[in-house]
This record gives sequence, structure tokens and C1' cells, in this order.
RNA sequence: CUGCACUAGUCGGGGAGAUAGCGGUGCCCUGUACCUGCAAUCCGCUACAGCAGGGAUGAAUCCCGGCCCCCGGAGCAAUCCUGUAUCGUCUGCCCCUUGCAAGCGGCGUUGAUGAGUCGGUCCCGCGCAAGGUCAUCCCGUGAACCAUGUCAGGCGGGGAACCGAGCAGCAUUAAGCGGACCCUGGCCUGUGCCGUGGGGCAACCGGUUCUGAGCUGGCUGCUUGGGUUACGGAUAGGGGCUUGUAUUCAAAGGCCGGUGUGCAG
Repeated sequence: CUGCACUAGUCGGGGAGAUAGCGGUGCCCUGUACCUGCAAUCCGCUACAGCAGGGAUGAAUCCCGGCCCCCGGAGCAAUCCUGUAUCGUCUGCCCCUUGCAAGCGGCGUUGAUGAGUCGGUCCCGCGCAAGGUCAUCCCGUGAACCAUGUCAGGCGGGGAACCGAGCAGCAUUAAGCGGACCCUGGCCUGUGCCGUGGGGCAACCGGUUCUGAGCUGGCUGCUUGGGUUACGGAUAGGGGCUUGUAUUCAAAGGCCGGUGUGCAG
């Protein structure tokens, strides 16, 4: 160096998650690279890290290591978006309140404001009215007998004429009942553009006299104090897109290097 046979190794890898850690089942990315059983309220191991059984390939383009490249993940940071919690000791928005009178407006020499005075609203007494109610009056009705008048019949007296008591009926009335506009009288009051006398007058309104130019606080503005978390703001920690990264993991690929045993020639 060649041939034959065998062995180590290989027959996918990676990411996140989970785990004390490792691997697997499950999810995801690559890629095509054996089979059977176990397995996420898990299965099997112990730093050499799936376990058990079987099969193929097998010293190399195929195994192992390093470097490069990079699909795809993770971390960190930032802008923006989105929602959650807290803060009214946040004063942006809004609400309430205090005062000012700068601006606008209203009233004002047909007299603002102020002062004096007289009244009213208020209270009391008396009166009046109104309303309500009751009664008188008026109308109607209305008494078997214990209202009246007249008293048929009947009854009684009388020789008779007549007389008597008197029921029913009729009429008129009493008590009672009903009606009614009004008049008259009594009582009452959550009534009164009412009268009269007195009281009171802090406030409001009105008349009048004096004075002679302001008064008001409706709107804007400024201001005192207070309230609210819906919007805005601040803080905190979430989620998402995008970008960056001298942080990491990393398939496939490329380059370089390394690596057995036996027999025979």
C1' cells in the first nucleotide's frame, strides 16, 4: 500500500419550557437521518446522565474536534401602542365657595348712593266684610183619642120648638219634618288690595326733603378655601409591534485537522 474480517463510533440536531441537574414523550425551528415497549396530575437516569430489547453501517466524502458562516430562538436596552393599580399633598379639566370691580352689560341728572322723616309688610284691641253653620221669618206638610172651630150620622134630654156632649169628615194650627233666593239675629275662623286705635320697626318696599354720581355683581377676568379620579398628568409593574446589541444558544453548510484491532499478501 492492497484484500478480508472485527471493534470504537454512528443511525438526526437544536431552542424554549419543565427539572436539583441530564435525557425522553409533548410544543417550536431546521432537516430527512432504523424498529419495538415506557412516558406530563409524567418515564428513565446521576454528572460518564434516557432505560430495556433487536437490527443496519462501520476507520471514513459518512466518526471525532476546532474555526467560519448562519435559518431560528433567548437575554438586555430604547421609541411607540395598549390596558391595570396608586396619587386631589397634581391642580391641567370640571364642580362648590370667599372676595375684588380690571373689561363687558344693566340701572341712573325723567336723580345713583347716603341721611332725615312719614307710611306699608309685622303684632294686639275693637269694628266691618267674606265664608261656614244655627235660629227667627217665609212656603209646604202636619194631630184617631189626651189642640181649636164647625160638627153629618148616631146617642142623650125635652110634649114640642130646640138644647147638650161629641166620633168621623173638613178647615186652621201646636210639636215635628222638608224646602228656600233674600231680610233679621247668634256662633266660629289657617279668610281680607277693609276701617279705627295702639305697639314695634333688625330687614325689605314705597312717598317726600336735602345732597349730587354713582350703584350692581348677570358674563369674562383675578382671588380665598374646599371637593372629585371620568379625561389629562405623575409613579409602579404588565402585554404587544419595531429597532439595536462588544450578551448568549444554535440546525444545515463550508474549511482545517485527528482517529483503531486482527489476519494474509

The RNA shown here (Bacterial large signal recognition particle RNA) has 265 nucleotides and comes from an Oscillospiraceae bacterium. The gene name in the source record is ffs. Rfam family: Bacterial large signal recognition particle RNA. Its family is annotated with SRP-dependent cotranslational protein targeting to membrane, signal sequence recognition and signal recognition particle, plasma membrane targeting in the Gene Ontology. The family's RNA type in Rfam is non-coding RNA gene. Clan: SRP clan. NCBI's taxonomy places the organism under Bacteria, Bacillati, Bacillota, Eubacteriales, Oscillospiraceae.